[in-house]
RNA sequence: GAUGAACGCUAGCGGCAGGCUUAACACAUGCAAGUCGAGGGGUAACAGUCCCGCUUCGGCGGGAGCUGACGACCGGCGCACGGGUGAGUAACGCGUAUGCAACUUUCCUGUAACUGGAGGAUAGCCCCUGGAAACGGGGAUUAAUACUGCGUAAUACCUAAAUACCGCAUGGUAUUAAGGUCAAAUCUACGGAGGUUACAGAUGGGCAUGCGUGCCAUUAGCUAGAUGGUAAGGUAACGGCUUACCAUGGCAAUGAUGGCUAGGGGUUCUGCAAGGAAGGCCCCCCACACUGGUACUGAGACACGGACCAGACUCCUACGGGAGGCAGCAGUGAGGAAUAUUGGUCAAUGGAGGCAACUCUGAACCAGCCAAGCCGCGUGAAGGAAGACUGUCCUAUGGGUUGUAAACUUCUUUUGUGGCAGAAUAAACUACCGUACUUGUACGGUAUUGCAUGUAUGCCAUGAAUAAGCAUCGGCUAACUCCGUGCCAGCAGCCGCGGUAAUACGGAGGAUGCAGGCGUUAUCCGGAUUUAUUAGGUUUAAAGGGUGUUCAGGCUGCCUGGUAAGUCAGGGGUGAAAGUCGGUUGCUCAACGAUCGAAUUGCCUUUGAAACUGUCAGGCUCGAGUAUGGAUGCGGUAGGCGGAAUGUGUAGUGUAGCGGUGAAAUGCAUAGAUAUUACACAGAACACCGAUUGCGAAGGCAGCUUACCAAACCAGCACUGACGCUGAAGCACGAAAGCGUGGGGAGCGAACAGGAUUAGAUACCCUGGUAGUCCACGCCGUAAACUUUGCUCACUCGCUGUUGGCGAUAGACAGUCAGCGGCCAAGGGAAACCGAUAAGUGAGCCACCUGGGGAGUACGGCCGCAAGGUUGAAACUCAAAGGAAUUGACGGAGGCCCGCACAAGCGGUGGAGUAUGUGGUUUAAUUCGAUGCAACGCGAAGAACCUUACCUAGGCUUGACAUCCUGGGAACCCUCCCGAAACGGAGGGGUGCCCUUCGGGGAAUCCAGUGACAGGUGCUGCAUGGCUGUCGUCAGCUCGUGCCGUGAGGUGUUGGGUUAAGUCCCGCAACGAGCGCAACCCUUGUUACUAGUUGCCAGCACAUGAUGGUGGGCACUCUAGUGAGACUGCCGGGGUUAACCCGGAGGAAGGUGGGGACGACGUCAAGUCAUCAUGGCCCUUACGCCUAGGGCUACACACGUACUACAAUGGCACGUACAAAGGGUUGCUACGCCGUGAGGCCAAGCCAAUCCCAAAAAACGUGUCCCAGUCCGGAUUGCAGUCUGCAACUCGACUGCAUGAAGUUGGAAUCGCUAGUAAUCCCGGAUCAGCAUGCCGGGGUGAAUACGUUCCCGGGCCUUGUACACACCGCCCGUCACACCACGAAAGCUGGUUCUACCCGACAUCGGUGAGCUAA
Repeated sequence: GAUGAACGCUAGCGGCAGGCUUAACACAUGCAAGUCGAGGGGUAACAGUCCCGCUUCGGCGGGAGCUGACGACCGGCGCACGGGUGAGUAACGCGUAUGCAACUUUCCUGUAACUGGAGGAUAGCCCCUGGAAACGGGGAUUAAUACUGCGUAAUACCUAAAUACCGCAUGGUAUUAAGGUCAAAUCUACGGAGGUUACAGAUGGGCAUGCGUGCCAUUAGCUAGAUGGUAAGGUAACGGCUUACCAUGGCAAUGAUGGCUAGGGGUUCUGCAAGGAAGGCCCCCCACACUGGUACUGAGACACGGACCAGACUCCUACGGGAGGCAGCAGUGAGGAAUAUUGGUCAAUGGAGGCAACUCUGAACCAGCCAAGCCGCGUGAAGGAAGACUGUCCUAUGGGUUGUAAACUUCUUUUGUGGCAGAAUAAACUACCGUACUUGUACGGUAUUGCAUGUAUGCCAUGAAUAAGCAUCGGCUAACUCCGUGCCAGCAGCCGCGGUAAUACGGAGGAUGCAGGCGUUAUCCGGAUUUAUUAGGUUUAAAGGGUGUUCAGGCUGCCUGGUAAGUCAGGGGUGAAAGUCGGUUGCUCAACGAUCGAAUUGCCUUUGAAACUGUCAGGCUCGAGUAUGGAUGCGGUAGGCGGAAUGUGUAGUGUAGCGGUGAAAUGCAUAGAUAUUACACAGAACACCGAUUGCGAAGGCAGCUUACCAAACCAGCACUGACGCUGAAGCACGAAAGCGUGGGGAGCGAACAGGAUUAGAUACCCUGGUAGUCCACGCCGUAAACUUUGCUCACUCGCUGUUGGCGAUAGACAGUCAGCGGCCAAGGGAAACCGAUAAGUGAGCCACCUGGGGAGUACGGCCGCAAGGUUGAAACUCAAAGGAAUUGACGGAGGCCCGCACAAGCGGUGGAGUAUGUGGUUUAAUUCGAUGCAACGCGAAGAACCUUACCUAGGCUUGACAUCCUGGGAACCCUCCCGAAACGGAGGGGUGCCCUUCGGGGAAUCCAGUGACAGGUGCUGCAUGGCUGUCGUCAGCUCGUGCCGUGAGGUGUUGGGUUAAGUCCCGCAACGAGCGCAACCCUUGUUACUAGUUGCCAGCACAUGAUGGUGGGCACUCUAGUGAGACUGCCGGGGUUAACCCGGAGGAAGGUGGGGACGACGUCAAGUCAUCAUGGCCCUUACGCCUAGGGCUACACACGUACUACAAUGGCACGUACAAAGGGUUGCUACGCCGUGAGGCCAAGCCAAUCCCAAAAAACGUGUCCCAGUCCGGAUUGCAGUCUGCAACUCGACUGCAUGAAGUUGGAAUCGCUAGUAAUCCCGGAUCAGCAUGCCGGGGUGAAUACGUUCCCGGGCCUUGUACACACCGCCCGUCACACCACGAAAGCUGGUUCUACCCGACAUCGGUGAGCUAA
C1' cells in the first nucleotide's frame, strides 16, 4: 500500500459498487419453462349466442362445439439457452497460434427444384376393472403437419471410369458419360404461412497439432491395447475408438511413472522494473448438478428443475408398495469470527412459443437490509481580550495553558423539518388514420402502455437550529506534564518499561494524527541484492567434492567460401469486450459512466540483411599430442642382502640388590637377578646423511641392491593438424582405526590387573599385559583426507634463497625453462592477511552455501559380514549464533622490576587474669551508626545526674527555640503551699530608658490570645553537597596538533640504558603540553651574624654552711630571627664523548642526609541524612517539648585490641645521678605542720625561659631473696578510709590493713619492625567537677639481621591466550528433583486414497437366435 474481511468503540446524509471465503452439509414452503386452436380429435372449466323446461321475474336447470376461448390428450417447436457452483481435473482442461484434403450445424439468409397419390393404426373420449396411493389392466371407437408404403427427382449418396488442373502425403477440385438408391404436409382469413431436396452463406459446435501453463527424485524406471502395421467394425468425422492377426515397440534425468495440491484465462494487489502473490464481483472457456453408472430422444445432451439401474439419506403408506433431489430466486437448520428480503414488476433490455394479440420468464430491471469498500456533503461563518470563570501546571504577592475558545454581536441556510410544484427513463410494439407502391412492407400522424414513484429535482417557510468520534503521545514516529502505583497492578510491533521522584502501567489536564469513521487482528506484496536473470557468495563468518579418470552435457584457436536455424530490420494477420493509461465528454463535483486513441512488451506468417553464434566445405600451426636426444627423484610392484639396537635362550664371571619415581610402591632377585662376556635365535624398524630438500593425482613415500612399470622436466623442432578445457552420473585409488580367513609376534601397547596420587581418581605417573601394530588375500571408504584456498587458460612492479636442466668450458652472469620457499608495489579484503604457487584482472566448466539449536539426527532408499557409511528432513525452540580486530580485566602464561612481601633476625598476639570494643543472648530499655583488608581502646579528646538520641512514669500544646499581629504589664527580685521534679496555686516588692502637642507613642523584655508557623538524633548516604577511608606516596593518568587505521583505536607513553620515580639520556611519525614524581614549606643535624632577659658564668669582684645568690659580663651553653652549607660541585674508573653507576677526597652532613605536611585520572552506588547543609517522603495535644527514675555499665558464650605477669638480664630494701616536651588564676601550688597513706590544714610565689606541677624512670652502687606457684604474680573479696561532686546503691577514682585466684612462656595459626629503628624505661597533654591499661606528644637506654628474589601476598611495565566486560568472587557443562510445552511410543479402535488378484454382478448398448405379431 491492499482486502468479498472479522472484532472493539463511535455514528448525520447521499451517490456508485459489493455482500456464505466455512459444510459440493441437510433442506419445510412458494416461485424459477413453457407455448402454439393459423397441425389434430375434441369440449372438463369460463363467457356469449340459440333452443327447451321451471320461475318467487331477480334468475335457475338442461341441451347445442354454434361462437370467444380452452383443462386433459395426440402433434410441432422449445426445454442442450438463460441462472448456479468450483467438488473433480496437472489435462490439448485452459491460454496462444495454426490445421481439418477427416467433420457437423435446428432456427436465420440467398439460389435452384419439388410439394402427386394411397394406407393402416394409436392417445383422447366411452364402457368394464385392479390398487390405500403412485399408477395401471382389458374392451369398443376416432383424428392429424403423428406413422407407413407407392410415384417422381438431382449439382445428394453408392459403384467402377476418363480428361484437365492443383496439393507436403493419404489425395483434392472441375468437367464428361454409365448404372443404382432415397423426398415431402398440410393450414388458410386466399394475401400467405408451412413442408421436402440440393448448393452456398452466416452462426454455433466437434477433432488434431506447436508452444506455454504447480510442488516432491526420501517417486527412477513405466507400459499389454501397451507402440506400430494389415483388415474389419464403429462415429458427424480422423484415430487402438473397438476387435482379429502380425511385429516388438513406445515413454523417461530436457524428469517418464507415482504421490500431494489446484478449475484455467482476461485480469487484481504490490513492486522503479524484473518479479512475487492472488483468480471474489464482471467477461470468456471448462467441469459438475444427492453419489456412481447407463443409454434414449434430438440439429445439438449422455441432459440442474428428463428417463433407467445401483447406493446413501429423507418422507408417505392400508406394510402389499410408493415419492424426492435449492451448487436457480427468496427462505430454514447446521457449521462458523463472518455474509442480506420467504419484496415489486415484466415498464425497459433479453429469451421461448405464436401470423399476431398475447402468454411465460426469481434472466433482467427495481426496491429492502448491512459504514463491508470507494467518492462527495454537512455538523456553521465573520467579528469578539478584562486574554473572564472553572479545570490543569509552575520557579506560586505572580505566571503559563485550555483560548477567539466561550459569553456576546452580526451573517448564512447546505442538511433537517413543514408546504407547494414535479420530470426523464417510451425508442418502439400494438390499434386507428394517411402517403408510396411491389397489397404487405416502408414512412408519417394520432391514441395507448411506468414496477421503481409523487422518486430525482425546483421553489417557499422555519431556525445555528438536527449532527464527532477514535487511536496515539520512551525511540523507531507527529505529539508532555501532574497525580496514583511501587518488578505489584499492568504495558509491549521491535528495542524494552514497572523494585518510591515512571513523558513507557492507571487516571487527569494538555497535545498529535486521522475523521463518519478510528483502531486491532488476519492475509499478500514491498522494504529484503535476505534465492542475487537484472543483482550475492564459498582461506578464517554458512559454503571447494579426499583424489584421479571418464560417457553425456556445457564451453572451445587462426583463415576462406556457402547456408540462413538463432539474431537484426520492414510488411501482413491475430492479440474479444471490460479493465489499465491518455484526450474529450455526461451525472452540480467526485466516485461512476460514455466515446475516441494508445498500449496489450506475445504468437503466426512474409520479405530482406549476414557481423556474431550455429551448420556444411576447404585450408593453417601458435593450443594439444607423437617421435629423437639428455638428465632427475624417500614415485610404484616383486625378490635378495646388511649392520646397530631390543628381547629371549644356553654357558661363564660375579654378589645383593635391581628397577622405577616428584617421592614411593607393585614388580624382578640368594632356586643367584641387575651388571658383564661369549654363542645362538626371533621379529620389527632403518641412526648419521637429512635440509623452508626431493617424488607422487591425492592418501602417501627413506638401510643397500636386482628386475619390471610409470611420470614430470630440459634441448632442438622432424611429424599429426584443434585431436582441446571442464566434467553430473559411472569407474578406480584412498591414512589410521576396525572386520573376515590363515600366518607371525621382538619391541610398543587400547581393554584388563596391580601399585601410587587424590576428598574421590573407572585419569595423568609406575609395574605388568590381551587384541592390535607385521605378512598374504578379501572387506570397510572415513579423517583438522587442511594450503580449512576445485580444475584449466591468459594478463599484471620488484628483491632474495634453493632443487633439476639448458646457455660449448667456468668459481662470472640484470640469461632462460620447470619446481619448492621468504619479503613486498599496484590491486584485493570486514579485517587478519593474500600478493606471478593470488584471496589481483578476465574467460570456461564442475561442486557447494542461504540465522542458531534440533541434526549430519529420524524415517525411507542404496552400500556393508558387522561397526557403520551415503543420501538427508520436520515438529519444536531461541533472538541471537558467528568472523576479524580493539581497549581493559584475568591466567596454577612468559620476561623485567619494586615493597618488612618472603627469607635472615628481634619482640609480640593466639594460652592466664584484668581493662576495653564487638557479636550473640537478655531486657521495659540495654539508643544509633561503623562490618574482610579499609568495622571491632572505631564516631566517644573521657555515659553516676546532665550528656542521652533509649525505656517507664508524670506533665505541656503557637510550644524549650525564630519572625509577624492584637491586648495588657517595664524588666526584674523575694516568700509560701502541693509534688519526685516538671507542672500547678497564692502573696509581696519594683517602677527604669527614648520621643511627646502631656492625650499618648516607641525600644528592650514578660504575660495572655490568634493563625501563618515552629520542632523532629523520624526514613532514604542507592536522590545529594561537604568531609573522610582505601588501592597508594603506587608511578602512573591524560590532552593539542600531526601521522596510521573503514572503525573501535593506535602512535606519543613502545624500544636500548638508567632511576626511588613516565627520573634522566639515546633512539624513534612524531612534536609539544597538562595533572602526578621531584623541588619550593615545616622540623631536625653544622655553622656565621644579630639580639642578651626570666637564660648563661670563662675571666674580675662580693656574699654564704651551700647555690649565678649579687655586682658585672654576653666569651660559652641556650633562646629565636636572618644567613651560609650539599650541587654528583671535585678526582679516578666504568658507560654510547650520554644519562647514570662504582670508588675516593674534603666535609657536621653525600648522592632525595633523617622526619613531617603534601595523595594524579580514577575505583569500591566504600563511610557519614546522628557534626553540618540539603531534595523528596513521614509526624503535628506528637515521631515535638519539659521533668524524675532507670538504661546505654546486663552475661551460659565467641572474637578483636590492649595492660599486667608467669620471674634471677629478676623481686624487694636503702643510697646516688642524668631529660625533653608540655600545662597552670573557677588554676598550678612551694615551704611548714598533721596523717602509715590517699589526703587535710596553713600559706609564699606565679597570668610564667623568672613561680609551681616536678619525683624523671630504667640506669648505677650496696644488701637480701636462691628457683618455689616463691619475698614471683597480683586478680578477687572483706574491713576501714580519702577526694570530687546536689548526689558515688545500680555505676567513680584513689589509700591503708587483710585476702592472695589464674598463670611456670602459651596448639593450629598469626602481627610489627631495616637504626637512633625494634625492644625497654619513665615524663607531659587534650577531654575533664571527678574518672585511662586508651589516644596524642616528649625524651632516656639502645640492639640483631638482610645470602638472596625460587616461593607466599600486593603492586608497576612489556609480550601472549581468552568463549571474561557486573570483567575469574567471571563464564560455563551434564545429571537429578518439581512444574509446564512440543513431538513421539503404546493394548487397540477407525477413516481416506491407490495398486494387485479373485468372487457376485443391475440397468443399458451391441451382437446371436427368431417362438409370437406386423405392410410398417
Molecule: small-subunit ribosomal RNA
Organism: uncultured organism